Description
Predicted 3D model of a 99-nucleotide RNA (Glycine riboswitch aptamer) from a Mycobacteriaceae bacterium. The model forms 82% of the base pairs in the Rfam consensus. The coordinates come from a structure-prediction model, not an experiment, and the mean pLDDT is 78. Lineage of the source: Bacteria > Bacillati > Actinomycetota > Actinomycetes > Mycobacteriaceae.

RNA sequence: UCGUCGCGCGGGAGAGCUCCGCCGGUCCGCACCCGGACCGGUGGACGCCGAAGGAGCAGCACCUCCCCGUCAAUCUCUCAGGCACCCCGGACCGUGCGG
Numbered sequence: 001u002c003g004u005c006g007c008g009c010g011g012g013a014g015a016g017c018u019c020c021g022c023c024g025g026u027c028c029g030c031a032c033c034c035g036g037a038c039c040g041g042u043g044g045a046c047g048c049c050g051a052a053g054g055a056g057c058a059g060c061a062c063c064u065c066c067c068c069g070u071c072a073a074u075c076u077c078u079c080a081g082g083c084a085c086c087c088c089g090g091a092c093c094g095u096g097c098g099g
Stems, first nucleotide, its partner, number of pairs: 004099008016046001018045012047083003053079001054077003059070002
């Protein structure tokens, strides 16, 4: 100096504040049952996102009949994850330190 791994700090996108049900709270209407609005939690439906993770392929190698091996991506798929704001997460970039 370069490569690689880890940690700290800074930056860091995308996609429904959709619909239905249940529980709790507040307020209002009401004689009561009950009903409506809002907030929080939760389950489901449909739609959607791609930058945790995961999966697939180019290529390379061998062979050239076939089979098999190695193997990428911010490309594709969307299992997982995510979809108002906030929080969390976040590939990747910068920077400091350490192995």